[in-house]
């Protein structure tokens, strides 16, 4: 940096702090919210994407099962829905 793959209806909340908007953009719903939302940041959890270990099988690699240690990542609502677009967002991978 975004070429390229995979994945976005299952799952998982509590204190602190702040103090008005948010659920990415537009449009049109729906909803959340000063009984404090969104955001931060602290602990808890969930997942299993990569890493690592365990089990089957296999000649390797890849494959199927499990653990959850370490990287991420996620914890209202299908990515809240519908339409649209140079759509986005996580993770793998590339330079």
């Nucleotide at each position: 940096c975004g070429a390229c793959c995979a994945u976005c209806c299952c799952g998982a909340g509590c204190g602190g702090c702040u103090g008005a908007g948010a659920g990415a953009u537009c449009u049109g719903g729906c909803u959340c919210c000063c009984u404090g939302a969104c955001g931060c940041c602290g602990c808890a959890g969930c997942a299993a994407c990569c890493u690592u270990c365990c089990g089957g099988a296999c000649u390797c690699c890849g494959c199927c099962g499990g653990a959850a240690a370490g990287g991420u990542g996620c914890u209202a609502c299908c990515g809240c829905c519908a339409g649209a677009a140079a759509c986005g967002a996580u993770g793998g991978g590339g330079a």
A computed fold for a 95-nucleotide RNA from Zafaria cholistanensis, annotated as SAM riboswitch aptamer (S box leader). The source organism's lineage runs through Bacteria, Bacillati, Actinomycetes, Micrococcaceae and Zafaria. The model forms 85% of the base pairs in the Rfam consensus. Rfam family: SAM riboswitch aptamer (S box leader). About the family: The SAM riboswitch is found upstream of a number of genes which code for proteins involved in methionine or cysteine biosynthesis in Gram-positive bacteria. It was read from a public genome assembly, where an Rfam model found it.